[in-house]
Formats: sequence, C1' cells, structure tokens
RNA sequence: UCUUAUCAAGAGUAGCCGAGGGACUGGCCCUAAGACGCUACGGCAACCACCGGAAAACGGUUAUUAAACCAAAAACUUCUGGCAGGUGCUAACUCCAGCCUUAGAUGGAUUUCUAAGGAGAGAUAAGA
Repeated sequence: UCUUAUCAAGAGUAGCCGAGGGACUGGCCCUAAGACGCUACGGCAACCACCGGAAAACGGUUAUUAAACCAAAAACUUCUGGCAGGUGCUAACUCCAGCCUUAGAUGGAUUUCUAAGGAGAGAUAAGA
C1' cells in the first nucleotide's frame, strides 16, 4: 500500500507530566477537582493462536502435468463455548453529523426537521 472482516455490548486504580484533547470540518463533550500522554499492576474480550461442543460433508491445502501434506469417530467450512498466549481495547453508538437514495412531516420552496438504508472516511485484526 492492497484485500477481507468487525465496529449499538464490555473494561480501572496509582504514580509522573503539565495544556490541551476527543483523526479531519462543524457541533457537542472531557479537562488545573489535572484531561491527553507515559509507567506499573489490573480488567475487557474484537481478530489470530490453542482447547472443547454442534452441524454439514466424501473431501481440504500447496501446486496446477504430476506430486506432496492433512483427513473418513474428520480435516476444511459455519455456529457456539472456553482460554487470555500474540496484537488490540480500557468517556460519550466510530460521541453526532459531513456524500447519495428512499419515506414521512413542514412548506412559497430547490427550505427545514425526523427515520431507514447505502457509500465514503477512520480505527482494529488477519493475510498478501
């Protein structure tokens, strides 16, 4: 950088630092009763890993001529439960909206508001 998946739940205390921070823009919040950041010890449980359960099935992976490895009480796949090893997270729905579509209300309207869906952006994980 690209691809795929997820993002309405959940989760703190102490010390240090000292002014902004919540990605960006507009809001709205947090913050000298010390935010943010760092450290220590905890906690949570999204993905990977590991260990189970259930379902399905006659396969699956690398490769693509072959061949090798895994597998028939199951591997791969899906769901679910554990665990807390690797990352991650530990204010507010990704804090809300930001572009498009649809519906409803309002209405002079191409206005304003509300709701639903989709996309974009962002964050995290795994793979390349």